Transfer RNA from a Minisyncoccota bacterium, 72 nucleotides, folded computationally. Its mean pLDDT, the model's own confidence on a scale to 100, is 82. The same sequence occurs in records of 2 taxa. Rfam family: tRNA. By type it is a transfer RNA.
[in-house]
RNA sequence: GCCGCGGUAGCUCAGUGGUGGAGCGGAAGCUUGAAGAGCUUCGCGUCGGGUGUUCGAUUCACCCCCGCGGCA
Numbered sequence: 001g002c003c004g005c006g007g008u009a010g011c012u013c014a015g016u017g018g019u020g021g022a023g024c025g026g027a028a029g030c031u032u033g034a035a036g037a038g039c040u041u042c043g044c045g046u047c048g049g050g051u052g053u054u055c056g057a058u059u060c061a062c063c064c065c066c067g068c069g070g071c072a
Stems, first nucleotide, its partner, number of pairs: 001071007010024004018055001025044001026042005048064005
């Protein structure tokens, strides 16, 4: 340099056009002398950045950034 895959919650990952989810973690409450366990409640997010397409973009297109793999 070229090709491919990936970037979504604190972590690991779903989500192929119509207001963003799961598990784990975390917080608050109940319980306890205090903790742990248990029960209840709460997403805790500019979906890597920008531009475009569309009535509407996490999703499609293009450019850029970052990571991984392959080729040279």
The source organism's lineage runs through Bacteria, Bacillati and Minisyncoccota.